[in-house]
Context: one part of a larger RNA
RNA sequence: GGCACACAGUGGAUGCCUUGGUGCCAACAGGCGAUGAAGGACGUGAUCAGCUGCGAUAAGCUUCGGGGAGCGGCUAAUACGCUUUGAUCCGGAGAUUUCCGAAUGGGGUAACCUGAUGGUGUUCAUACGCCAUCGUCUUUUCCUGAAUCCAUAGGGAAAAGCACGCAAUACCCGCUGAAGUGAAACAUCUCAGUAAGCGGAGGAAAAGAAAGAGAAUCGAUUCCGUCAGUAGUGGCGAGCGAAAGCGGAAGAGCCCAAACCGGAGGCUUGCCUCCGGGGUUGUAGGACCCCGACAUGGGAUCCCGAACGAUAGGUCAAGGAGAUGGAAAGCUCCGGCAGAGAGGGUGAAACCCCCGUGACCGAAAUCCGAAGGGACCUUAGGGUGUUCCUGAGUAACACGGCACACGUGAAACGCCGUGUGAAUCCGCGCGGACCACCGCGUAAGGCUAAAUACUAGUUGGCGACCGAUAGUGAACCAGUACCGCGAGGGAAAGGUGAAAAGAACCGCUGUGAGCGGAGUGAAAUAGAACCUGAAACCGUGUGCCU
Numbered sequence: 001g002g003c004a005c006a007c008a009g010u011g012g013a014u015g016c017c018u019u020g021g022u023g024c025c026a027a028c029a030g031g032c033g034a035u036g037a038a039g040g041a042c043g044u045g046a047u048c049a050g051c052u053g054c055g056a057u058a059a060g061c062u063u064c065g066g067g068g069a070g071c072g073g074c075u076a077a078u079a080c081g082c083u084u085u086g087a088u089c090c091g092g093a094g095a096u097u098u099c100c101g102a103a104u105g106g107g108g109u110a111a112c113c114u115g116a117u118g119g120u121g122u123u124c125a126u127a128c129g130c131c132a133u134c135g136u137c138u139u140u141u142c143c144u145g146a147a148u149c150c151a152u153a154g155g156g157a158a159a160a161g162c163a164c165g166c167a168a169u170a171c172c173c174g175c176u177g178a179a180g181u182g183a184a185a186c187a188u189c190u191c192a193g194u195a196a197g198c199g200g201a202g203g204a205a206a207a208g209a210a211a212g213a214g215a216a217u218c219g220a221u222u223c224c225g226u227c228a229g230u231a232g233u234g235g236c237g238a239g240c241g242a243a244a245g246c247g248g249a250a251g252a253g254c255c256c257a258a259a260c261c262g263g264a265g266g267c268u269u270g271c272c273u274c275c276g277g278g279g280u281u282g283u284a285g286g287a288c289c290c291c292g293a294c295a296u297g298g299g300a301u302c303c304c305g306a307a308c309g310a311u312a313g314g315u316c317a318a319g320g321a322g323a324u325g326g327a328a329a330g331c332u333c334c335g336g337c338a339g340a341g342a343g344g345g346u347g348a349a350a351c352c353c354c355c356g357u358g359a360c361c362g363a364a365a366u367c368c369g370a371a372g373g374g375a376c377c378u379u380a381g382g383g384u385g386u387u388c389c390u391g392a393g394u395a396a397c398a399c400g401g402c403a404c405a406c407g408u409g410a411a412a413c414g415c416c417g418u419g420u421g422a423a424u425c426c427g428c429g430c431g432g433a434c435c436a437c438c439g440c441g442u443a444a445g446g447c448u449a450a451a452u453a454c455u456a457g458u459u460g461g462c463g464a465c466c467g468a469u470a471g472u473g474a475a476c477c478a479g480u481a482c483c484g485c486g487a488g489g490g491a492a493a494g495g496u497g498a499a500a501a502g503a504a505c506c507g508c509u510g511u512g513a514g515c516g517g518a519g520u521g522a523a524a525u526a527g528a529a530c531c532u533g534a535a536a537c538c539g540u541g542u543g544c545c546u
Base pairs, nucleotide, nucleotide: 001545002544003543004542005541006540007539009537015531016495017494020466021465022463023462024461025460026459027458028457029455030454031166032165039100040099041098042055043054044053046078050074051073061094062093063092064091065090066089070082071081072080105114106113107112115134116133117132118131119130120129121128135164136163137161138160139159140158141157142156143155144154171202172200173199174198175197176196182189186235212218213217222249223248224247225246226245232240233239253447254446255445256391260277261276262275263274264273265272266271267270282425284390285389286388287387289383290382291381297378298377299376301375302374303373304372309367310366311365313361314360315359316358319334320333321332322331335352336351337341343355344354345353396420397419398418399417400416401415402414406432427442428441429440430439431438482489483488502530505517506516507515508514
């Protein structure tokens, strides 16, 4: 020095565990904010720091309920207190709620600085303190008022506002709008009206009661399945890609403008404006005129609001013994309950020990609220076809584009820009150029639940999901420590024991670390660097070889 074995150390794999994650399901909720939010800064305890809670009334105040013996959070100990005159705790409703933050009197390097007006405290009077108000935008009204006579712009004041910011910014609508890529290159094309940016809203949004569809006829919209990778479109390349129809989910229809009548006002005296009635459609309807009716339904609006439900809770079944063991729930013996043998805990494995489970019960207060009630709104027919009305810089056309599955094509239909510019029911639009015939519909105003999309949050539940290098980045004081000027990046780190019973006392020592006794414990090679404790690695001893 090597090999082997044994025994220690180091190290933290493995096994077991789970406070944490993760996916899905159901129900709820789908917002908060100038009455100052979300998020923070600073304070606040008998008390170093931190977390949590709270706000100068500061781990809390008041009240109404629940609950019933301990309590003063994590957090031990000490001190001092509270509590059956019901505390702590749980729930409802209130009070308080510094400063920053949309931040809003002005400023500002957030949590700071500094004003004006009115009131008030104090002072001899200032100073100083306290309270209230003072932002912008929009709308309305009033005052004032340029170039420029009237006016207008502008300025000022008052009142009102569901305006401002945040949030899952997930879902939705609109505006703007790429490129990597694919086409095996690349330009039309594709990716894609996607990503990103901007604006807006709701619990859903959007769409929606046919100037539809397209050939049988159907009868608002939306969503799903199919039709169908079909018809088409396409450097006819890559690709893109319907609709009708059929089967389902859901189901709901309405209101204005106009004609006409009445009233009020205005003035340029035959018009305009406002209000009320009337009226709302395509087998055309309405006004007007004639005849006849006064009843019955409905409501998606507002108010009250029972029940149910939400926000605390409550009651109830059945087991003992023996041996082993530190400990019985395991074993043996003899029993019981079950609308409860889900699950968790208890010193090992418990239906009957504890919490629960199954069943049943419960709210002073607030919320929700579909029964019911009230208010309000709304609801009728027939005939004649003479007159009037039925959405105008609109439809259409030309040019330039967009969108339709459809790339300009034979390219309709729909939408936008510019220009030209109708008709008025014997009207007008459409049925994929266009024409005829035949059909379908009634534009140029508006509203409309449900079926559909999503999940930050709350509650409950489940998993051939993970089990600490896994599962969230984060099981632990983690978006922390740390890195970066910054945008941003971003860890490591769980386990004594059933119970601290966490080792009194003695000894060595630097009165250090550490160790040896003693003691606790089932166990201390469970001793806090603490369950198990693999390997690499480092030693000690013995044997063999060199």
Model confidence (mean pLDDT): 82 of 100. This is a predicted structure of a 546-nucleotide part of an RNA (large-subunit ribosomal RNA, domain I) from a Verrucomicrobiota bacterium. Its Rfam family is "Bacterial large subunit ribosomal RNA". Rfam links the family to the GO terms structural constituent of ribosome and ribosome. The organism belongs to Verrucomicrobiota, within Bacteria. It was read from a public genome assembly.